[in-house]
RNA sequence: CGGGAUGUAGUACAGUCGGUAGUAUGCAUGCUUUGGGAGCAUGAGGUCGCACGUUCGAAUCGUGUCAUCCCGA
Numbered sequence: 001c002g003g004g005a006u007g008u009a010g011u012a013c014a015g016u017c018g019g020u021a022g023u024a025u026g027c028a029u030g031c032u033u034u035g036g037g038a039g040c041a042u043g044a045g046g047u048c049g050c051a052c053g054u055u056c057g058a059a060u061c062g063u064g065u066c067a068u069c070c071c072g073a
Stems, first nucleotide, its partner, number of pairs: 001072007010025004019056001027043006049065005
């Protein structure tokens, strides 16, 4: 320098045929238990790496860019 993959909640991931984002775990509160642990219920937490564009509508499509990893030179 060229090509490819990945980026979504504190952590690990799903959702990528466009319709307003979910699971597990963790966290907070309550119940249960003598207590620990465990279980159950409720709740908080993310403008989907960033910017722009297309569209009535974008995590999803297009362009640019940043970070990490892989391959080639």

A computed fold for a 73-nucleotide RNA from a Muribaculaceae bacterium, annotated as transfer RNA. Taxonomically the source falls in Muribaculaceae (Bacteria, Pseudomonadati, Bacteroidota, Bacteroidia).